Context: one part of a larger RNA
RNA sequence: GAGUAACGACAAUGGGUGUGAAAAACUCGCACGCCGAAAGACCAAGGUUUCCUGCGCAACGUUAAUCGACGCAGGGUUAGUCGGUCCCUAAGGCGAGGCCGACAGGCGUAGUCGAUGGACAACCGGUUGAUAUUCCUGUACUUCCAGUUAUUGCGAUGGAGGGACGGAGAAGGUUAGGCCAGCUUGGCGUUGGUUGUCCAAGUUUAAGGUGGUAGGCUGGAAUCUUAGGUAAAUCCGGGAUUCUAAGGCCGAGAGCUGAUGACGAGCUAACUUUAGGCGACGAAGUGGUUGAUGCCAUGCUUCCAAGAAAAGCUUCUAAGCUUCAGGUAACCAGGAACCGUACCCCAAACCGACACAGGUGGUUGGGUAGAGAAUACCAAGGCGCUU
Numbered sequence: 001g002a003g004u005a006a007c008g009a010c011a012a013u014g015g016g017u018g019u020g021a022a023a024a025a026c027u028c029g030c031a032c033g034c035c036g037a038a039a040g041a042c043c044a045a046g047g048u049u050u051c052c053u054g055c056g057c058a059a060c061g062u063u064a065a066u067c068g069a070c071g072c073a074g075g076g077u078u079a080g081u082c083g084g085u086c087c088c089u090a091a092g093g094c095g096a097g098g099c100c101g102a103c104a105g106g107c108g109u110a111g112u113c114g115a116u117g118g119a120c121a122a123c124c125g126g127u128u129g130a131u132a133u134u135c136c137u138g139u140a141c142u143u144c145c146a147g148u149u150a151u152u153g154c155g156a157u158g159g160a161g162g163g164a165c166g167g168a169g170a171a172g173g174u175u176a177g178g179c180c181a182g183c184u185u186g187g188c189g190u191u192g193g194u195u196g197u198c199c200a201a202g203u204u205u206a207a208g209g210u211g212g213u214a215g216g217c218u219g220g221a222a223u224c225u226u227a228g229g230u231a232a233a234u235c236c237g238g239g240a241u242u243c244u245a246a247g248g249c250c251g252a253g254a255g256c257u258g259a260u261g262a263c264g265a266g267c268u269a270a271c272u273u274u275a276g277g278c279g280a281c282g283a284a285g286u287g288g289u290u291g292a293u294g295c296c297a298u299g300c301u302u303c304c305a306a307g308a309a310a311a312g313c314u315u316c317u318a319a320g321c322u323u324c325a326g327g328u329a330a331c332c333a334g335g336a337a338c339c340g341u342a343c344c345c346c347a348a349a350c351c352g353a354c355a356c357a358g359g360u361g362g363u364u365g366g367g368u369a370g371a372g373a374a375u376a377c378c379a380a381g382g383c384g385c386u387u
Base pairs, nucleotide, nucleotide: 013031014030016028018026032384033383034382035381040364041363042362043361046344047343050342051075052074053073054072055071056070060068061067080141081140082340083339084338087118088117092113093112094111098107099106100105122139123138125136126135142336143335144334147331148330149329150328151327152326153321154320158316159315160314161313166303167302168301169300172296173295174294177290178289179288180287181286182203183202184201185200186199187198188196204262205261208257209256210255215250216249217248218247219244220243221242222241223240224239225238226237228236229235263285266281268279271276304307350359351358366378367377368376369375
């Protein structure tokens, strides 16, 4: 220079109340404004206590601060079913023997690891200051291990099936959701009108069980035979004969049940105090319409560039066992360990030296107008961006 520039998006504040030494900024009402395919809600990654409560204001916060993601103290994360591990494999890693190599080491079979994939059983409601598909209530499901009863060819690291898959397109069924009507409860206008075809709020209910529909796929059954499936096979594949016109598989959703339950506008007794609180009671809870990018669907049609693997699962036998063991069904008793779970998550908590106008994968995403997830205004919800 200079008490100058600046105080980090021009979404916006105003008045009251409380606390306090002190209030433009904190608290609680009221009014206004902003976002609303987001500036709402929920996860993954990452962070690692930032979460909640009490006390505090030196420093941190671009100002003040009684406030805070700050300081101090205390508290908080509850699982057979969610995710991981336990199961399986991909790229890739490691790698007994082995091959190669002055050494170090490199490659690699059997194998063993390795999710971003496959497999696999739980939902509604309630509750805390802070957790909940984890606690509690109610209603379910899976698996393991014993026992009892009945019945019976069981048995794998092997064979076979299946799992099992690309792009694009079209039509149909159906649901979530939305809207309207009806119904229930409440209201009748501080200022002209408002008992009406008026206004406001509500009208919600899961998994599971039962059932087997719209639709899609495939002919089916029996007997005999068989150079294939590294051995075997009653299984798969090939072949032959006979009978038959339906049989089988997959499959949303609706309905019924779950539910004489829960929730529910409201109303209300103690208590405490004017704001709560816990408890009791508890109305209606129906119909129509629209309708997805969700589900049926790994479906169907079509195209060429021809679109993982393995296990779980089903079946077949080998060795072996065959009064046993083992399998199947029902009933019943018991078990289900370990790790994660708070909070932020388009952000003041992650990556950017900062409480930084930048960056960050997935899910959800209501109304009116609209082709629309554009745009505008709003709901729920969240904010007014720390001079």
Molecule: large-subunit ribosomal RNA, domain III
Organism: Serratia marcescens